[in-house]
Context: one part of a larger RNA
RNA sequence: UUACGGUCAAGGAACUCGGCAAAAUGACCCCGUAACUUCGGGAGAAGGGGUGCCGGUAGUAGGUGACGGCGAUGCAGCCUGAGCCCAAUCCGGCCGCAGAGAAUCGCGUCAAGCGACUGUUUAACAAAAACACAGGUGCCUGCCAACGCGUGAUCCAAGCAGACGUAUAGGCACUGACGCCUGCCCGGUGCCGGAAGGUUAAGGCAAGCGGUUAGCCGGGGGUAACCCUGGCGAAGCUGUGAACCGAAGCCCCGGUAAACGGCGGCCGUAACUAUAACGGUCCUAAGGUAGCGAAAUUCCUUGUCGGGUAAGUUCCGACCUGCACGAAUGGCGUAACGACUUGACGGCUGUCUCGACCGUAAGCUCG
Repeated sequence: UUACGGUCAAGGAACUCGGCAAAAUGACCCCGUAACUUCGGGAGAAGGGGUGCCGGUAGUAGGUGACGGCGAUGCAGCCUGAGCCCAAUCCGGCCGCAGAGAAUCGCGUCAAGCGACUGUUUAACAAAAACACAGGUGCCUGCCAACGCGUGAUCCAAGCAGACGUAUAGGCACUGACGCCUGCCCGGUGCCGGAAGGUUAAGGCAAGCGGUUAGCCGGGGGUAACCCUGGCGAAGCUGUGAACCGAAGCCCCGGUAAACGGCGGCCGUAACUAUAACGGUCCUAAGGUAGCGAAAUUCCUUGUCGGGUAAGUUCCGACCUGCACGAAUGGCGUAACGACUUGACGGCUGUCUCGACCGUAAGCUCG
C1' cells in the first nucleotide's frame, strides 16, 4: 500500500450522478394503528411496552386416566378418581453495562411517473415502463371448415394437424385488470359488396395480304425434242392476319376507421387597456370533441406563479403560449402489487469534515 474483517471523539449525507457502500431495523407476546379502498385490503401500517433467574400463587388450574362401583351384554354408557405430566397470571425477591444477553433475524414514512396484478425475458454486460396476462373489439371459418404442414422446376397429391373439436368452437389481428369513456373524416390506400357501361389475355371465327405452282400467255434459241427467260395464276400446303365474340382484374357505383391512416389558414370586432363570446374570407375528405397538458411528449426553457430548502436546472401543485398530447399504434383516472424510475422526510451511520487504530492475508528481506 492492497484485499477482507473490527472499532472510533464531535458532527450526521456536509459525500456523491445518486445515501453507492456501510450502519441501523430484526424474534415472540401485549397495546395501538391514518389517508385511501375494488370493502378483500392498506396492516407487521405507523408508534409504544414486555422478555433473565429465585420464592410464593401451586403440585393449584388443566391434561392423562389405573383400581373399583353402577349398569347389565353394549368392546355401550355413567360414577369415583389413585398415579403420572404440569401451566398462566399476579405478588415478593436477586444479579449484571446489557435477560429475544450468542446465532438466525423487516428500516420506516410521504408524494409522483410507468405497468393493473402473480408471472416471462437478452444462458455469459440490460429483469425493465419491454413480453405475457385475464378482460375488450374487429375479421375469417357451416365442416373433407378456415388457417397451417406436407409434395411438385411441374400441372400436382395422398396424408397430417386443426379435432376424436363444430360458431359459448377454431384461426388471425389489435388493445391490455377495473372505473368513466372512446368524438369528426371513406377524398387516398386496403378490404367487402355490385354488376349496367368502358377497357382487357389466351382462345374462337376469319375478311384480306404474302410464299409456293398444275396450268396458261409472251420474248429469245433450236428442224424437232427441248433449253433460257418474263408475266398471270386455280386447288392444296404454308406465313401473316383486320373487324367481331372472349372472363377475372382495372375504370366505375356503393359500404367499411377497435382497417392503413387524417383531424387547417388569414383578417376584423366589446364605452380604459387587454382579450374576443361575434363577423368576414380562403382551403379541405374532415378540420382535434371529452379528457389531459413545460408531460417518459415543451425547442425557446432553469417558461410563470405557488409549495418544500437558509439556498432547489431536479421534485410536487397550478397556469396553457400543446415548437411537436389526445381517445383500443386507446384517452383520462385508479385500491393493491413492483430487486422498476423520480423527489422529500425520520432513523442510522467513517459516505464525508478527516482521518486514526486493531486483526487476518499478501506486498519487502532471508531460507

Predicted 3D model of a 367-nucleotide part of an RNA (large-subunit ribosomal RNA, domain IV) from a Hyphomicrobiales bacterium. Model confidence (mean pLDDT): 86 of 100. Taxonomically the source falls in Hyphomicrobiales (Bacteria, Pseudomonadati, Pseudomonadota, Alphaproteobacteria). It matches the Rfam family "Bacterial large subunit ribosomal RNA". Rfam links the family to the GO terms structural constituent of ribosome and ribosome.